[in-house]
Large-subunit ribosomal RNA, domain IV from an Elusimicrobiota bacterium, 396 nucleotides, folded computationally.
RNAcentral holds the full RNA, with entries from ENA.
The coordinates come from a structure-prediction model, not an experiment, and the mean pLDDT is 87.
NCBI's taxonomy places the organism under Bacteria, Pseudomonadati, Elusimicrobiota.
Context: one part of a larger RNA
RNA sequence: CUGCUGCUAAGGAACUCGGCAAUAUGACCCCGUAACUUCGGAAUAAGGGGCGCCGUAGUAGAGCCAGAGGAAGCGUAAAGAUGAAAAAUGAAGAGGUCAAACUUGACAUUUGGAGCUCUUUGCAGGGAAUCUGGUAUUGAAAAGGUUACAAUAAAGAGUCUCAUGCGACUGUUUAACAAAAACACAGGCCUCUGCUUAAGUCAGACGAUGACGUAUAGGGGCUGACGCCUGCCCGGUACUGGAAGGUCAAGAGGAGGAGUGCAAGCUCUGAAUUUAAGCCCCAGUAAACGGCGGCCGUAACUAUAACGGUCCUAAGGUAGCGAAAUUCCUUGUCGGGUAAGUUCCGACCUGCACGAAUGGCGUAACGAAAUGAGAACUGUCUCGGCAGCAGACUCG
Repeated sequence: CUGCUGCUAAGGAACUCGGCAAUAUGACCCCGUAACUUCGGAAUAAGGGGCGCCGUAGUAGAGCCAGAGGAAGCGUAAAGAUGAAAAAUGAAGAGGUCAAACUUGACAUUUGGAGCUCUUUGCAGGGAAUCUGGUAUUGAAAAGGUUACAAUAAAGAGUCUCAUGCGACUGUUUAACAAAAACACAGGCCUCUGCUUAAGUCAGACGAUGACGUAUAGGGGCUGACGCCUGCCCGGUACUGGAAGGUCAAGAGGAGGAGUGCAAGCUCUGAAUUUAAGCCCCAGUAAACGGCGGCCGUAACUAUAACGGUCCUAAGGUAGCGAAAUUCCUUGUCGGGUAAGUUCCGACCUGCACGAAUGGCGUAACGAAAUGAGAACUGUCUCGGCAGCAGACUCG
C1' cells in the first nucleotide's frame, strides 16, 4: 500500500448526482396512539415505561373431582280463552209473474264445537347460571428487599415522520447490465357466434379443439379496483344495412362479316340482348381508425373584452386538470420551506404541443419503484488516527 474487520476527541450530511455505505432501531410485557378512510384500516402509527435475583407464592387464579342448586326449552294430563264448517229461525233485497206461486238471499239471532295458538296448574324428565368443599395437575402480579459500570447483561429480532407524482391492490417480466410508472388483474364497454360442422383455432386430408359446453355460454378487441364522469364531429378510412339505378367477368346468344371450296360444307370473327359478387350510389355506427379553427374591432384612466363583424370546416376542445412523467422560451411569475433552493410543495394560466375507456379528474390501502423535506443516528465528511487478520516485502 490492497482486502476484510473493530475502535475513534469535537462537530454531525459540512460528503455526494443522491445519506451510496455504515451506524442507529430491534424480542416480550404495560401505557398510549393523529390526519385521512372504501369504516376493514391507517397501527408495532407516533411517543413513553419495564425487564436479573430474592420475596410475594406453590399463594390468587385456572384445570380436575365431589356435593349443592335448580333456569330455559321439550313431553304428557286437566281446566280456561279464542272460535271454523254445518244446522235452525228470522230477513232488507234480487229474479220471476197481469197478479201470485216459486227460486235465491247479504245480514241478524240461537245452537254447534273442528283445528291452530295462547294462559294457568299437576306430573315426568331435563340439566344452565350460581354456590361450597377437596385436590397427587398447573400457576401469576402488586408491595418489599438486593448485586453489578451494565439485567431481552452474549447471540438472534422494525429506523421513524411529513408531502407529491405514477400504478388501485397480491401477483408477472428482459435465465446472464433494466423488477419498473412496463405486463397481468377483478371490474367496465364494444363486437362475432342460434349449434345434425356455433363463431374462432390447428391441419394436405381424416380429424381434433371450442365442449361432452349452448348467448348468465364461447371467441376477438379496447380500457383497467373504487368514486364523480365520459362532451361535439359520420366529411375521409373501416364496418353494418339497402328487392331501385349505373358499371362489370366467364357463360348464354347469334344479326352481320371474313377465308377457302364448283358446291354441300369447314374454319375464323362477331353487334343487340341476358348475367353474380364487387365498385359507384343511399343511409347508419366513434368505449370503430380518427378529428375537435383563423382574422379584425369594441366598456368614461389604462388594461382586458362579457359583445359585434367576417372567412373557413364534418365539427371547431365541453367538464375537469394545467410550466404537468406533457412548458420550447424557462431557473416563467407570486407564495412556502433554507442564511442561501435550476430540485420540491401551493397557486396563476401566456396549454410551443393536456383533455375525457390510445379514458379525464380524484382517491383510503399497498410499493426491494420515482421525487422533495425533517427527527434520530453515525468516520459519508472536516481529517485523519489507532488496532487485528490475510496479502504485499525477504528467504525457500